[in-house]
């Protein structure tokens, strides 16, 4: 350097172009215990990799960049 495929909460995945981006593990309280784990209750926490188009509306389509992983030379 060509191709192709990924990129969403700390960490793994979901969302058919349409309501406020869900779930689980994990964090915080608070409940329960002597203390802790488990359980049970309720929070927090994303400007979906950036940037631009298309649309009335874009996580989702198009361009192009980062970035990673995979192939070819």
């Nucleotide at each position: 350097g060509g191709c192709c495929g990924c990129g969403u909460a700390g960490c793994g995945u979901a969302a058919u172009g349409g309501u406020u981006a869900a779930c689980g593990c994990g964090c915080u309280a608070g409940u329960u215990u002597c203390c802790g784990g488990a359980g049970c209750u309720a929070g927090a926490g994303a400007u979906u990799g950036c940037a631009u188009g298309u649309u009335c509306g874009a996580g989702u389509c198009c361009u192009g960049c980062c970035g990673u992983g995979g192939u070819c030379g």